Context: one part of a larger RNA
RNA sequence: GAUGAACGCUGGCGGCGUGCCUAACACAUGCAAGUCGAACGUGAAGGUUGAGAUGAGGGCUUCGGUUUGAUUCUUGGCUGGAAAGUGGCGAACGGGUGAGUAACACGUAGGUGAUCUGCCUCGAAGUGGGGGAUAACCAUUGGAAACGAUGGCUAAUACCGCAUAGUUCUGUUGAUAUGGGAAUAUUGACAGGUAAAGCUCUGGCGCUUCGAGAGGAGCCUGCGUCCGAUUAGCUAGUUGGUGGGGUAAAGGCCCACCAAGGCGACGAUCGGUAGCUGGUCUGAGAGGACGAUCAGCCACACGGGGACUGAGACACGGCCCCGACUCCUACGGGGGGCAGCAGUGAGGAAUAUUGCACAAUGGGGGCAACCCUGAUGCAGCAACGCCGCGUGGAGGAUGAAGGCCCUUGGGUCGUAAACUCCUUUUUUGGGGGAAGAGGAAGGACGGUACCCCAAGAAUAAGUCACGGCUAACUACGUGCCAGCAGCCGCGGUAAUACGUAGGUGGCGAGCGUUAUCC
Repeated sequence: GAUGAACGCUGGCGGCGUGCCUAACACAUGCAAGUCGAACGUGAAGGUUGAGAUGAGGGCUUCGGUUUGAUUCUUGGCUGGAAAGUGGCGAACGGGUGAGUAACACGUAGGUGAUCUGCCUCGAAGUGGGGGAUAACCAUUGGAAACGAUGGCUAAUACCGCAUAGUUCUGUUGAUAUGGGAAUAUUGACAGGUAAAGCUCUGGCGCUUCGAGAGGAGCCUGCGUCCGAUUAGCUAGUUGGUGGGGUAAAGGCCCACCAAGGCGACGAUCGGUAGCUGGUCUGAGAGGACGAUCAGCCACACGGGGACUGAGACACGGCCCCGACUCCUACGGGGGGCAGCAGUGAGGAAUAUUGCACAAUGGGGGCAACCCUGAUGCAGCAACGCCGCGUGGAGGAUGAAGGCCCUUGGGUCGUAAACUCCUUUUUUGGGGGAAGAGGAAGGACGGUACCCCAAGAAUAAGUCACGGCUAACUACGUGCCAGCAGCCGCGGUAAUACGUAGGUGGCGAGCGUUAUCC
């Protein structure tokens, strides 16, 4: 000098930041991923309008009845659009954490003649004609529940054939150019194979095939990347080859066979520690230490394993299995995963609200309107940090009172106070009141910032030290006691070193201590 700090004493305000470093310990509760009716079949409540039944009450009455008709029920049409379902896209992003990892994990520079790529952009061509199902629904039925079973009906941009099609794919076979070559580009021939989906508000939105791009991803390589030799040898799919399998793709990635290799004092193997980087702190630099917040990459999602779907996962809020833990149970069987945002317990010296809003920025879905978004924007808490402001200004000597010291003369606190005049940052009260929203409206923040008026010095100072290092000294108490202390060292009767008081010095809404790094 620095800190994601903590502790002690103290504490007025604002701006901008930061805030579980420990138990990757366990989690109550709520929310954090949905959306599309312009893909599809249903369709509740409600509204409206018919028909039938009911018949409170009223009118007339010869008391027999007749007429009007509230309410309620059944049924039909129109409207309405909740809700669930099929289907599409998203859910692989965004958000969290750093356990593991000493490794092509990361950084940097390259390669891919060994690769993939939904949505988006550009270009070319197409979008013909059929079929069979199945949820929802209905009926029956099992179960405490979770969740099912059987039968029947139905739709689609769901599913399956057929047609058509190319410079696309597969196989065979030519030519030209480039290259050392595996190959690529251009141009041919023959044979075989593969596609589609419609909706509509008539503006469009889609679908299929091929080519190119952008952005993204996979794989490979050179170099760099902590400590230990009180770890010296390590290795059997091990190292290489041939042939195959597998993958989007090279490869012992996997398999069969063959060979006996491969790594190592330029530190293999083993053990320990650790996410890496841009950067941060320090330092004149070289270097050293660190890797919170922000940004890039990686890894993980209760512990371990596995695949499915998909353009993309071996998938935090998906599935299956094993395990530990926990919850429900009718004991037969089921449910769960905060290292998302809040919040709880525990651990700890120690780290916040179960807040507001989608107004902005961005993301998903949708033609759109819009919906969702604990991303994000804001607010709350904390002197945790940095920065700024204030706690008044001017005058005021009889140097008041009082404290402390004293050689008893005085000295000092000290212009300090009182007192006089003034100001109003701040405070309190009242009034007005934004920008942020590119175009009419629409702002969580927020009646906030800011502006105006009024009141009144009013609401606001501590902490550590004073032997030397090191700025700052006296008195009393204590008497090697009580105690101090970073080092040297103080204290045993005159202690500037302990305790108290006065005074003084430093810093100041902070000051000191502890821890750690340079």